The RNA shown here (c-di-GMP-I riboswitch aptamer) has 110 nucleotides and comes from Crateriforma conspicua. The organism belongs to Crateriforma, within Bacteria. Its Rfam family is "c-di-GMP-I riboswitch aptamer". About the family: GEMM was predicted in a large-scale screen for bacterial structured RNA regulatory elements.
This record gives sequence, structure tokens and C1' cells, in this order.
RNA sequence: CCCUGACAAAGGCAAGACGUCCGAGAGGAUGAUCGCGCAAAACCACGGGUCCGUGGGUGAGCCGGCAAAGCGAUUUGUCGGCGUAGCCUCAGGAAAGCCGGGUUGCCGAG
Repeated sequence: CCCUGACAAAGGCAAGACGUCCGAGAGGAUGAUCGCGCAAAACCACGGGUCCGUGGGUGAGCCGGCAAAGCGAUUUGUCGGCGUAGCCUCAGGAAAGCCGGGUUGCCGAG
């Protein structure tokens, strides 16, 4: 230096539950207790996948204008406006403890 990860040693990280704060949300920060787990569970959203939906699209319906048909109530067409739920995810966002990839790195039995 490379491979590798020992019932080794020293140290490290911290899922989840609870409080507070931030965010529309996914989620994030932090605190006390605890400890699912981790040899890169350190860092980077580059590829795949996952998640969010403020914005955007779609959207039942409602309102208005115009035109046509009709004796008429009205109906149809067209243009414009508003637009719940749901759906989509173009922009944007989240997660590195989903997988792959990149960068850096402690210890040392072999």
C1' cells in the first nucleotide's frame, strides 16, 4: 500500500418513542432518557427507485358574453372567468439508515 473485518482494544454514530422549534408537506434541527441497529449509519442527490405537492396541469360544477335552434320554457355550440375532492408530477423539494456510484477516513487479528 492492497485485500479483509477478529466473540480484539480504544473511541464513534444512533432507528424508534417523548418535548421544543422550523416547514404547506415529505421531512429537518435540537434536548433529556433510552438503544433498533451500523466498519463507513462520515460526506456528495450523479444513476435507478421511493416520498412530498406550495406552484403548475387536469378537473365535476358554477358564472358571464356571443351564435344557432325553438312560439316559448329551454337546449346545443363556442369563447372567457372562478374552481372543491380526486388524479398527474413539468418546475421545485425530501431522504445518504433503499440500492448502485463517487470522495474521505479510525483500529489491526489475518